[in-house]
RNA sequence: UAAGAAAAAGGGCAAACUUGUUGAAAAGCAAGGACGCAAAACCACAGAUCUAAGGUACAUACACUAUGAUGGCUGGGUUACCGAA
Numbered sequence: 001u002a003a004g005a006a007a008a009a010g011g012g013c014a015a016a017c018u019u020g021u022u023g024a025a026a027a028g029c030a031a032g033g034a035c036g037c038a039a040a041a042c043c044a045c046a047g048a049u050c051u052a053a054g055g056u057a058c059a060u061a062c063a064c065u066a067u068g069a070u071g072g073c074u075g076g077g078u079u080a081c082c083g084a085a
Base pairs, nucleotide, nucleotide: 012037013036017032018031019030020029021028022027035072041078042077043076045075046074047073048070049069050068054065055064056063
């Protein structure tokens, strides 16, 4: 000098649940609340999962289907704080 590898500091987000609200539902949003998260920040492109209003089928039936949802399911893309005694 270069590379790799932590602790710490400032903090950040917010599961379940409760209340209100939107929605056919899954689920979302707000407030409270913390299970946890070093990307648990953003993005539905791919896979996966959830729902089935509408549509199809049917025995006015239990089935199938995303144009709906999930980024705190995985991959991928983009961005970001501190940092070697």
Predicted 3D model of an 85-nucleotide RNA (c-di-GMP-I riboswitch aptamer) from Halalkalibacter suaedae.
The model forms 95% of the base pairs in the Rfam consensus.
The sequence is in RNAcentral, with records from Rfam.
The source organism's lineage runs through Bacteria, Bacillati, Caryophanales, Bacillaceae and Halalkalibacter.
Its Rfam family is "c-di-GMP-I riboswitch aptamer". Rfam describes the family as follows. GEMM was predicted in a large-scale screen for bacterial structured RNA regulatory elements. Rfam links the family to the GO term cyclic-di-GMP binding.